The RNA shown here (c-di-GMP-I riboswitch aptamer) has 86 nucleotides. Model confidence (mean pLDDT): 86 of 100.
RNA sequence: CAACGAUAAAGGCAAACUUUCCGAAAGGAAAGGACGCAAAGCCAAAGGGCCUGACCGCGAAAGCGAAUGGCAGCCGCGCUACCGAA
Numbered sequence: 001c002a003a004c005g006a007u008a009a010a011g012g013c014a015a016a017c018u019u020u021c022c023g024a025a026a027g028g029a030a031a032g033g034a035c036g037c038a039a040a041g042c043c044a045a046a047g048g049g050c051c052u053g054a055c056c057g058c059g060a061a062a063g064c065g066a067a068u069g070g071c072a073g074c075c076g077c078g079c080u081a082c083c084g085a086a
Base pairs, nucleotide, nucleotide: 004084005083012037013036017032018031019030020029021028022027035073041079042078047075048074049071050070051069056065057064058063
């Protein structure tokens, strides 16, 4: 330096759920709380996937289409980072 990741050490993050707020929703923020995580740090403009369905279009209606809205804790590209047993 690049891989790798332990019953190590130091520290870190925080699912479900609850409360408040934001949002049309998906979802997000804060506090509590820990299921888990070695990148559960950043990136949604490599790419794929998933969620919602506002605006808009079609429709008599039901509804269908629809992302410019989201998910990085779905997989992964890219970028960055603590520790050091085998």
It was read from a public genome assembly, where an Rfam model found it.